A computed fold for a 681-nucleotide part of an RNA from a Campylobacterota bacterium, annotated as large-subunit ribosomal RNA, domain II.
RNAcentral holds the full RNA, with entries from ENA.
The coordinates come from a structure-prediction model, not an experiment, and the mean pLDDT is 85.

[in-house]
Context: one part of a larger RNA
């Protein structure tokens, strides 16, 4: 793991709503008796309520009330049977770690009591003692004896330090090799103690029969389990939420609110139009509140000066309040202020829109996109709100691919038709369409400050045939080496000042250069030569900035340059399950119609949920003067039939005895999933 087969809202006993039926101001029996179309009225519900209560009574209660208000009164219930839901009970199955009782276990282990057994062989040589020898006696020394010892190598036994191999093993801890311990707190063999909040632990929470932070077994036990998993046939109709407020509450519930189903009221929502209205957001502005730029004015300080401490007088390229001008900001400013929503009325529209009861619910993890905030870093597919949309619970086209983004909401069928978003060179349906621009960068087909005689177009301004811009030829000069400073300063370190002459013209010089002069050039002038030439500023469309990891790989690819890029304009076709044709199905309304069925209208994606109608299994009871060894159930087969569907039929083979069909009934009542549970393979 696959097949088969079993596998999950049920009963009982209340209560409540609907639905049917029964009597009905009633309505019913219960244990029992017994076997009856019966008796049994005990009880229960119900027909009157208020009020703590005594009590009163269509009222009563508070109350002093005859006042006022509260709850009532002007009827319908009540038994059953079948459905939804709840209560209590296992209560839809399946799952706990765990609590408690009552017992079994020390044949493994742990420790302990008795009572037995083993320790091959080597080694070393403690006391003690003998002797020498030594001393006053000793002690000490030496020889030798002697055999200590958790002593010493090392085998049996015990152990288990490291390696290697096994790890679906030969083995649920092992093999091989290497090491410890090996007269000892040594190590074993028998028999006996100790027991589950106990034991026994040279103490690891170890161990107590492969189970130990409290064994095993049974039994309370169907413990509990806001948590995970699962929960079985079909169609129809409608169809949500992830909000609010609670909450030892946050992944659970309760009550709104959203959904659905009954019933009853109405025409009362919604949407648009008009008109009336409340309001302080975007914007704006600075009147306030406060922030704030420059100048002006002018207190107060600050520095300075004079003054005998001082009082005081005066100076100020210092800070300034407040006024004046002039620029600016603001969620917790506002002298103004929309547009949108939001209320009011009034009209118009409308079959499912709103209102009320009352039956079941779900569901309270929401997410992305626009837009309006806040938090954050004007980070984040971040987070929290507000408001639409969308996905949840929505397929289809289109963005290559891609819940949310653009189109656009799928009853079913058609080899019909026409559009949407997109798109029309080729993959790949459709324009290698037409005019008119642009772009040369493969931009298109990714990026910023910022840069740049790219280019195109649109304007301002200057100068220009009395000749402009460039170029080229010539000048570019004198007083003067201006004065100062300096070693030295001559146009060209520096400070000051920057005038006059001559002329077309030429700075007391814009650069290069020299100690320092000198020298080269600009400004500026004139001549050649000729038509335009500079400067700014706004607009498209390009560039340049531009570096990343496995492979081009920043158009989906091929490929594209008067485009197959981009602006603009026009027709044209293609493209979706939108629309529209045609035929069928069904819901709801509403006409016709005897009934069924026609007709018109509008609808029919849909998870959680509500409502509806059906198919099938198993069995009761009744019918069918049903089928059936001339072959039942069952099993394979089948382009047959019929049904929107689950399904039912016939026919062939197999099968070998029991089966249908039609009506009501009652359910061990339908399997793909529970790491589901049994056998098969």
């Nucleotide at each position: 793991g696959c097949c088969u087969g079993c596998g999950a809202g049920u009963u009982g006993c209340g209560u409540u709503c609907g639905g049917c039926g029964g009597c009905a101001a009633g309505g019913u029996u219960a244990a029992g008796g017994a076997a009856a179309u019966c008796c049994g009225g005990a009880g229960c519900c119900g027909a009157a309520g208020c009020g703590a209560a005594a009590g009163c009574g269509a009222g009563u209660c508070c109350g002093a009330a005859u006042a006022g208000g509260g709850c009532g009164c002007u009827u319908a219930g009540u038994c059953g049977c079948c459905g939804g839901a709840u209560g209590c009970a296992g209560a839809c199955c399946c799952g706990a770690a765990g609590c408690g009782a009552a017992g079994u276990g020390a044949g493994c282990u742990a420790u302990c009591c008795a009572u037995g057994a083993u320790c091959a062989g080597g080694u070393u040589g403690a006391a003690g003692c003998g002797g020498g020898c030594g001393u006053a006696a000793a002690a000490a020394c030496c020889c030798g004896u002697g055999g200590a010892g958790g002593a010493c190598c090392g085998a049996a036994c015990a152990g288990a330090c490291g390696g290697c191999c096994a790890u679906u093993g030969a083995a649920a801890c092992g093999g091989c090799u290497c090491c410890u311990g090996a007269u000892g707190a040594a190590u074993u063999g028998u028999g006996g103690a100790u027991a589950g909040g106990g034991g026994u632990g040279a103490a690891a929470g170890g161990c107590c029969u492969a189970u130990c932070a409290a064994a095993c077994u049974u039994c309370g036990u169907g413990a509990u389990a806001g948590c995970u998993g699962g929960u079985u046939c079909u169609c129809u109709c409608c169809g949500a939420a992830a909000u609010a407020u609670a909450u030892u509450u946050a992944g659970g519930u309760a009550u709104a609110g959203c959904c659905u189903c009954a019933u009853g009221a109405a025409g009362c929502a919604a949407g648009c139009a008009u008109a009336g209205g409340a309001g302080g957001u975007a914007g704006a502005g600075c009147a306030c509140u406060g922030a704030u730029u420059a100048g002006g004015c002018u207190a107060g300080g600050g520095c300075g000066g004079c003054g005998u401490c001082a009082a005081g007088c005066u100076g100020u390229a210092c800070c300034a309040a407040a006024c004046c001008u002039u620029g600016u900001c603001a969620a917790a400013c506002u002298u103004c202020a929309a547009a949108u929503g939001c209320c009011u009325a009034u009209g118009c529209c409308c079959a499912a829109g709103c209102c009320a009861u009352g039956g079941g619910a779900g569901a309270c993890a929401g997410g992305c996109g626009g837009c309006g905030a806040g938090u954050g870093a004007u980070a984040a597919a971040a987070u929290c709100c507000g408001u639409c949309g969308c996905c949840a619970a929505a397929a289809g086209g289109g963005c290559a691919a891609c819940a949310a983004c653009c189109c656009a909401g799928a009853c079913u069928a058609c080899c019909g038709g026409c559009u949407a978003a997109g798109g029309u060179c080729c993959c790949c349906a459709a324009g290698u369409c037409a005019u008119c621009g642009c772009u040369c960068a493969g931009u298109g087909g990714a990026a910023a400050a910022g840069g740049a005689u790219g280019u195109c177009g649109a304007a301002u301004u200057a100068c220009u045939c009395u000749g402009a811009c460039a170029a080229c030829u010539a000048g570019g000069a004198g007083g003067u080496u201006g004065g100062c400073u300096u070693a030295g300063a001559a146009g060209c370190a520096g400070c000051c000042a920057u005038c006059c002459u001559u002329u077309a013209a030429a700075g007391a010089a814009a650069g290069c250069g020299u100690a320092a002069c000198a020298g080269c050039u600009c400004a500026c002038u004139a001549g050649u030569c000729u038509a335009g030439u500079g400067a700014u500023u706004c607009g498209g469309c390009g560039c340049c900035g531009a570096a990343a990891a496995u492979a081009u790989a920043a158009c989906g690819g091929g490929g594209c340059u008067a485009a197959a890029g981009c602006g603009a304009u026009g027709c044209a076709c293609c493209g979706a399950a939108a629309c529209c044709g045609u035929a069928g199905a069904u819901u709801u309304a509403c006409g016709c119609u005897g009934a069924u069925g026609c007709g018109u209208a509008a609808g029919u994606g849909g998870u959680a949920g509500g409502a509806g109608a059906g198919c099938g299994u198993u069995g009761a009871u009744a019918a069918c003067a049903g089928c059936g060894u001339c072959g039942a159930a069952g099993g394979c087969g089948u382009a047959u039939c019929g049904g929107u569907a689950a399904g039912a039929a016939g026919c062939g083979c197999u099968g070998g005895a029991g089966c249908g069909u039609u009506a009501u009934c009652a359910a061990g009542u339908g399997a793909g999933c529970a790491u589901g549970c049994a056998g098969g393979c």